[in-house]
Molecule: THF (Tetrahydrofolate) riboswitch aptamer
Organism: Firmicutes bacterium UBA3920
RNA sequence: GACAGAGUAGAUGGUCUUGCGUUAAGUGCUAAGGGAUGGGACGUUGCCCUUAGACGAAAAGCUUAUUCGCUUGCGGUAAGCCAUCGCGUUCGCUGUC
Numbered sequence: 001g002a003c004a005g006a007g008u009a010g011a012u013g014g015u016c017u018u019g020c021g022u023u024a025a026g027u028g029c030u031a032a033g034g035g036a037u038g039g040g041a042c043g044u045u046g047c048c049c050u051u052a053g054a055c056g057a058a059a060a061g062c063u064u065a066u067u068c069g070c071u072u073g074c075g076g077u078a079a080g081c082c083a084u085c086g087c088g089u090u091c092g093c094u095g096u097c
Base pairs, nucleotide, nucleotide: 001097002096003095004094005093010085011084012083013082014081016080017079018078019077020075021074022073029053030052031051032050033049034048035047039091040090041089042088043087059072060071061070062069
């Protein structure tokens, strides 16, 4: 010097487990503000948090005098596990020549 590789935040899918909600949060959408994001720096696409707004649902059974409790479901529900995908510029790291 050349070539190749590793590595993020996250996303999707699957089984199982444990939860939350079902008295409606969560998920998804819009706007504003903020934050983190391959090993370093910068960075917007995505991601997260907060506020406001719009939209929106599947409950049923058992027990009990009622509440409560339990079970089975449901939610474009949360986390864990597995698999797949996985940063832009630049400087590095590993390997080969």